The prediction has a mean pLDDT of 89. Large-subunit ribosomal RNA, domain VI from a metagenome, 244 nucleotides, folded computationally. RNAcentral holds the full RNA, with entries from SILVA. Rfam family: Bacterial large subunit ribosomal RNA.

[in-house]
Context: one part of a larger RNA
RNA sequence: UGUUCGAAACUUGAGAGGACUUUUUCCUAGUACGAGAGGACCGGAAAGAACGUAUCUCUGGUGGAUCGGUUGUCACGCCAGUGGCAUAGCCGAGUAGCUAAAUACGGACAAGAUAACCGCUGAAAGCAUCUAAGCGGGAAACUUACCUCAAAACCAGGUUUCGCUUGAGAGCCGGGGAAGACUACCCCGUCGAUAGGCCAGGUGUGUAAGCGCGGCAACGUGUUGAGCUUACUGGUACUAAUCG
Numbered sequence: 001u002g003u004u005c006g007a008a009a010c011u012u013g014a015g016a017g018g019a020c021u022u023u024u025u026c027c028u029a030g031u032a033c034g035a036g037a038g039g040a041c042c043g044g045a046a047a048g049a050a051c052g053u054a055u056c057u058c059u060g061g062u063g064g065a066u067c068g069g070u071u072g073u074c075a076c077g078c079c080a081g082u083g084g085c086a087u088a089g090c091c092g093a094g095u096a097g098c099u100a101a102a103u104a105c106g107g108a109c110a111a112g113a114u115a116a117c118c119g120c121u122g123a124a125a126g127c128a129u130c131u132a133a134g135c136g137g138g139a140a141a142c143u144u145a146c147c148u149c150a151a152a153a154c155c156a157g158g159u160u161u162c163g164c165u166u167g168a169g170a171g172c173c174g175g176g177g178a179a180g181a182c183u184a185c186c187c188c189g190u191c192g193a194u195a196g197g198c199c200a201g202g203u204g205u206g207u208a209a210g211c212g213c214g215g216c217a218a219c220g221u222g223u224u225g226a227g228c229u230u231a232c233u234g235g236u237a238c239u240a241a242u243c244g
Stems, first nucleotide, its partner, number of pairs: 001152001005163007015149004021049007033038001051106005059100004066093005071086006110144003117137004172244001173189005194240003197236005204228002210223005
């Protein structure tokens, strides 16, 4: 831009893509078969492998806006307590997010039409013959079935609702996002919990500072599972989403 009034939501599915794997063990059964050695079809069940999809509850990794320990040095006048720099100074842990080695699921079942092949009936050709007429069985391949996309499927589909300046709807603008290079997408904009702040909780770290007591001191100990705590959860209009 089109789809022949403009929109918003929900859809149908022509068509396209994906997937399609496989092993071992057990039961049937040491049965059928076989002199024995050995050892099934059919059918049923259980564990896996690789691959794929999703997710972060668990196990871990990472986690340079969290906590702690510690060395050297500089600074805050000094002590104490802190901060800067030294690869994040080094080291020990670690929330959210992301993630695999983690955990959940998948290939199926079934139907149709078939391949090779196996048949029934059966003539041409008094026999025979699966084939010539006719009728069956038969595979991971094919068509469905399963998952995803999908009406520019130009035969451009369908349903519902709303609106046409009293302006439906969309965009701009602003606050944001498990969305993102930009754009796009999604949510919100005072009729508001969208982000920040604050409050409470969670989580992590691991017993803060100060003071008391003990010790010459290093330090220990009580207050104390203390203090601090990013991205998490809930609440709260304090700030910003004004007006247009």